[in-house]
Context: one part of a larger RNA
Molecule: large-subunit ribosomal RNA, domain III
Organism: anaerobic digester metagenome
RNA sequence: GAGUAGCGCAAAGUGUGUGAGAAACACACUCACCGUAAGCCCAAGGAUUCCUGGGGAAGGUUCGUCCGCCCAGGGUAAGGCGGGACCUAAGGCGAGGCCGAAGGGCGUAGCCGAUGGACAGCAGGUUGAGAUUCCUGCCCCGAUGCAUUCCGUUUGACAGAAGUGGUGACGCAGCAAGCUAGGCGGAUCCGGGCGAUGGACAUCCCGGACCAAGGGAAGUAGGCGCACCGCGCAGGCAAAUCCGCGCGGCGAGGCCGAGGCCCGACGGGGAGCCUUCGUAAUGAAGGCGAAGCCGCUGACGCUCCACUGCCUGGAAAAGCCGCUAUGGAGGCAUGCAUCGCCCGUACCGCAAACCGACACAGGUGGGCUGGCUUAGGAGGCCAAGGUGAGC
Numbered sequence: 001g002a003g004u005a006g007c008g009c010a011a012a013g014u015g016u017g018u019g020a021g022a023a024a025c026a027c028a029c030u031c032a033c034c035g036u037a038a039g040c041c042c043a044a045g046g047a048u049u050c051c052u053g054g055g056g057a058a059g060g061u062u063c064g065u066c067c068g069c070c071c072a073g074g075g076u077a078a079g080g081c082g083g084g085a086c087c088u089a090a091g092g093c094g095a096g097g098c099c100g101a102a103g104g105g106c107g108u109a110g111c112c113g114a115u116g117g118a119c120a121g122c123a124g125g126u127u128g129a130g131a132u133u134c135c136u137g138c139c140c141c142g143a144u145g146c147a148u149u150c151c152g153u154u155u156g157a158c159a160g161a162a163g164u165g166g167u168g169a170c171g172c173a174g175c176a177a178g179c180u181a182g183g184c185g186g187a188u189c190c191g192g193g194c195g196a197u198g199g200a201c202a203u204c205c206c207g208g209a210c211c212a213a214g215g216g217a218a219g220u221a222g223g224c225g226c227a228c229c230g231c232g233c234a235g236g237c238a239a240a241u242c243c244g245c246g247c248g249g250c251g252a253g254g255c256c257g258a259g260g261c262c263c264g265a266c267g268g269g270g271a272g273c274c275u276u277c278g279u280a281a282u283g284a285a286g287g288c289g290a291a292g293c294c295g296c297u298g299a300c301g302c303u304c305c306a307c308u309g310c311c312u313g314g315a316a317a318a319g320c321c322g323c324u325a326u327g328g329a330g331g332c333a334u335g336c337a338u339c340g341c342c343c344g345u346a347c348c349g350c351a352a353a354c355c356g357a358c359a360c361a362g363g364u365g366g367g368c369u370g371g372c373u374u375a376g377g378a379g380g381c382c383a384a385g386g387u388g389a390g391c
Stems, first nucleotide, its partner, number of pairs: 012030006031388004039368004045348002049346001050074006059067002079140002081344004086117002091112003097106003121138005141340008150331002158327002163323005171310004177303003182297005188209006210268002214263003222256003228249006235243002272288006311314001354363002370382004
C1' cells in the first nucleotide's frame, strides 16, 4: 500500500435454555428452499472423519459455549451379504520350446486375472455408535455320526472320470399380451374428533385400511416343440446304453413357464390408547392394540431376447445333466444330532470426509425415486426426507 480488496451465487424471525461471554450453540414455534434432489441405497476412493464425555491455544475466511478441530474412552460380530478355500475373458506370467552379444524377447501346456459365469436368508426388533452379521420367528446349503424303511454283495445295489456328449451360451431393433411392484379413489371397514359466535351427530372432519424368504398343491396366461419304441452304423482320437446319423413304428402323449392360490401367520407390524418416570432439551420404560376389503390405473420390472424382423452375425471355462472306462460291498432316501475356516463390515460417499494446494459455484460409475398438472425423468407446486450455505 490499507484497515483498502475480499469474507467464495442462496431467508430468515421470535422465545426459552446454557454460559464469564450468544446474530451464528441447544430446544420449541413461525417462515423459507430442494424434492429424477439439495432425499435414499451401493461401488470407487478416503482411513477413524463414526459414538460418548470433556476442551477452547491453533485450524473454522467473522463470533463461538459449537465442529469433519484438540484430549480421553468406546464402537465395525456372518455357514447363507461381498471376496477367498470354484471358473474362466481381455491382459499378464510362463515348465518344456524357439530366438537373441549379455541383460533378455516371444510363446505351447498350464497358472494368475472380474468388470462376467456359478453359488445356500427372509421378515421384524434392538444400541449412544453394528446389523440379511446381535436377538426373535420362520427357512435353506454342505459335511459327519446315529436310527429307520427299502435296495444290494458276481443274477452287481451304488459310486464314477482330468475322458466323451448335452446344457451353461449370450447381438440389435420392434409391438403385443398376461402379470407384479407401485399409485389413485371409495358411499365399504376400523379408530379418533363434536368445535365458545348463524348452522352441523352427517352422505361431516382427521387418520389408518399391510407383511418376506421358504414350503405345498395345481400347473394358469404364455412360449418351445417333437416326445416315445424297435433295428442298424466305418462319426464323437479308447469305450459307451449318452450324443450324432439312417430306416421303420407311434402321433401331441413332452418340456419351459411369470403370476395367482394355501401354509408360513395363534406370528410380525399397525392408527391410536393406558400406566409410570423424567430431562437444559429431544424424551424414556412398560403394557394394550381395531380394521385389513372393493374398484380403477399400472410400469423402463417379470413371463422374455420368448416372439417377429434385420445384418454388422453377436465370450470362455467351471458348474449342472447324461455316458462309459473303472471301482465295487455296502448304498439311496427320510428323521434326529453335531460341525461349518480366512478377509471385508464403523463413517463420508454428487461431497466440508473422494479428485481439484482450500470446509474451492468445477469433476465423479450404478440402483431407487411418491402426489397434482403433463407425452414426459421437461417446467411449476408439494410428500417422505433433507436444508436455511460460517460474517